[in-house]
RNA sequence: GCCCCCAUAGGUUAAUGGAUAGACUGCGAGCUUGCGGAGCUCGUGAUCUGAGUUCGAAUCUCAGUGGGGGCG
Numbered sequence: 001g002c003c004c005c006c007a008u009a010g011g012u013u014a015a016u017g018g019a020u021a022g023a024c025u026g027c028g029a030g031c032u033u034g035c036g037g038a039g040c041u042c043g044u045g046a047u048c049u050g051a052g053u054u055c056g057a058a059u060c061u062c063a064g065u066g067g068g069g070g071c072g
Base pairs, nucleotide, nucleotide: 001071002070003069004068005067006066007065010025011024012023013022018055026044027043028042029041030040031039048064049063050062051061052060
């Protein structure tokens, strides 16, 4: 230098172009307990950036950024 893959809550991840972006875990509060843990209830928090296509984009296209891999 060229090519391929990936990017979603603090972490692991789901999501036929159409739902309030779902779940587990974590964190906070409450219930429970002699204390803690476990359990139960409630809450919290995310689509890497920009543009394009579309009535509608996490999803499709282009460029960029970051990470991984291959070739030279």